RNA sequence: GGGCCUAUAGCUCAGUUGGUUAGAGCAUCUGACUCAUAAUCAGAGGGUCCGCGGUUCGAGUCCGUGUGGGCCCA
Numbered sequence: 001g002g003g004c005c006u007a008u009a010g011c012u013c014a015g016u017u018g019g020u021u022a023g024a025g026c027a028u029c030u031g032a033c034u035c036a037u038a039a040u041c042a043g044a045g046g047g048u049c050c051g052c053g054g055u056u057c058g059a060g061u062c063c064g065u066g067u068g069g070g071c072c073c074a
Stems, first nucleotide, its partner, number of pairs: 001073007010026004019057001028044005050066005
């Protein structure tokens, strides 16, 4: 220098053909249970869907570009 993949909750990840309200597990907090802790059970909080621009009635999803990360070639 060229090509490909990737970015969604604190962490690890889903998210269908673009469709009305974005989810799970773990973690955190509250409560129950217990002499107490752990485990277990119930509930709650937590999101600039990486930035910018574009297409569309509508974008986490499609397109362009930038940035971070990973892989391959030279």
Predicted 3D model of a 74-nucleotide RNA (transfer RNA) from an uncultured Ignavibacteriales bacterium. The prediction has a mean pLDDT of 80. Its Rfam family is "tRNA". It is annotated as a transfer RNA. It was read from a public genome assembly.